[in-house]
c-di-GMP-I riboswitch aptamer from a Clostridia bacterium, 88 nucleotides, folded computationally. It was read from a public genome assembly, where an Rfam model found it.
């Protein structure tokens, strides 16, 4: 090159839970802060999960219920792509 990820160095990332500021909401941004990660680095591409604003159901009108992704998550999983130190 390929493959592995036990042991070492230096490093890196940041769960849950607080503050603030975004979102209708699920969720996210940033600070704190460490539950754990060897790609927990990048892409929502397939499959799963959350959410339901707008829409429909649906009627004259409200409310309430349902149903829906285009909305969310890569720290749920495949799958595509990039890489650091050593050591075999």
């Nucleotide at each position: 090159g390929u493959a592995a990820g036990a042991a070492a160095a230096g490093g890196g990332c940041a769960a849950a839970c607080u503050g603030u500021c975004c979102g209708a909401a699920a969720g996210g941004a940033u600070a704190g802060g460490a539950c754990g990660c060897a790609a927990a680095g990048c892409c929502a591409u397939g499959g799963g999960u959350c959410u339901a604003a707008c829409g429909c159901u649906a009627a004259a009108a409200u409310a309430a219920a349902g149903c829906u992704a285009u909305g969310a998550u890569u720290g749920c999983c495949a799958g595509g792509u990039u890489g650091c130190u050593a050591u075999u």